This is a predicted structure of a 139-nucleotide RNA (SAM riboswitch aptamer (S box leader)) from a soil metagenome. The model forms 97% of the base pairs in the Rfam consensus. RNAcentral holds the sequence, with entries from MGnify. Its mean pLDDT, the model's own confidence on a scale to 100, is 77. Rfam family: SAM riboswitch aptamer (S box leader). Rfam's curators write: The SAM riboswitch is found upstream of a number of genes which code for proteins involved in methionine or cysteine biosynthesis in Gram-positive bacteria.
RNA sequence: CUCAUCGAGAGGGGCAGAGGGACACGGCCCGCUGAAGCCCCGGCAACCCGCCAGCGACAACCUCCGAACAGCCUUCGGCCAGGUCGCGGUGACGGUGCUACAUCCGUCCCGGUGCGACCGCCGUACCGGGGAAGAUGAG
Numbered sequence: 001c002u003c004a005u006c007g008a009g010a011g012g013g014g015c016a017g018a019g020g021g022a023c024a025c026g027g028c029c030c031g032c033u034g035a036a037g038c039c040c041c042g043g044c045a046a047c048c049c050g051c052c053a054g055c056g057a058c059a060a061c062c063u064c065c066g067a068a069c070a071g072c073c074u075u076c077g078g079c080c081a082g083g084u085c086g087c088g089g090u091g092a093c094g095g096u097g098c099u100a101c102a103u104c105c106g107u108c109c110c111g112g113u114g115c116g117a118c119c120g121c122c123g124u125a126c127c128g129g130g131g132a133a134g135a136u137g138a139g
C1' cells in the first nucleotide's frame, strides 16, 4: 500500500498503584470491591494453517489427455482429468489475535419518520444506508 472482517464469543492468579475505554471534541461507562502496564496458567475465535469420498467454478496459470504443425517449439481443444479458486463442514498441534459496555455512542454524506401552529427553511430526537478513521489478519 491492497484485500477481508469487526452487533456473537471467551477467565483466574501474581507484581504494580491511578488511571482507562485509539486520536480531537461532546457524551456515556469502567476503576482502591484495584485502572494502565508486566508475568504465569487457562479460554474464545478461525485470519494464516491441517483434513473432507461435501457443493460449485474456471482453459487465467501448472500438471495431464487429444489433435495439428513441427522436431521438443508453437497453436487449438478437453474439468464426465487433477492441481488451483470460491462456499461449506471439521480440527485446534503451530503462527498471530482477542478475552467490560456494538470499533461503548456520536461528530462527514444521503434518505426517512416524529416534534417545534401549517408549507418551506432551520432546529431537535430517532431509524436505515454509505463513507472516514481505527483494530486484527493475509499478501
Stems, first nucleotide, its partner, number of pairs: 001139006011041005019030003024107004042099003047095002049091004054087004061083003064078005103133001108130009